The RNA shown here (transfer RNA) has 73 nucleotides and comes from an uncultured Endomicrobiia bacterium. It matches the Rfam family "tRNA". Rfam classes the family as a transfer RNA. The coordinates come from a structure-prediction model, not an experiment, and the mean pLDDT is 80.
[in-house]
RNA sequence: GCCGACAUAGCUCAGUUGGUAGAGCAAUUGCUUCGUAAGCAAUGGGUCGGAGGUUCAAGUCCUCUUGUCGGCU
Numbered sequence: 001g002c003c004g005a006c007a008u009a010g011c012u013c014a015g016u017u018g019g020u021a022g023a024g025c026a027a028u029u030g031c032u033u034c035g036u037a038a039g040c041a042a043u044g045g046g047u048c049g050g051a052g053g054u055u056c057a058a059g060u061c062c063u064c065u066u067g068u069c070g071g072c073u
Stems, first nucleotide, its partner, number of pairs: 001072007010025004019056001027043005049065005
């Protein structure tokens, strides 16, 4: 230099044909217990790496760009 994959909640990850952004774990609160853990219930937490474009509507499609990883030379 060229090619490919990945980037979404604190962490690990889903998100189908473009149509209200989700799960598990963690956190907080409550119940339970003499107390802790476990268990049960509830709650909070997101500019979807950044910028632009297409569209009535973009995590999703297009362009540029940043970072990480892998391959080729």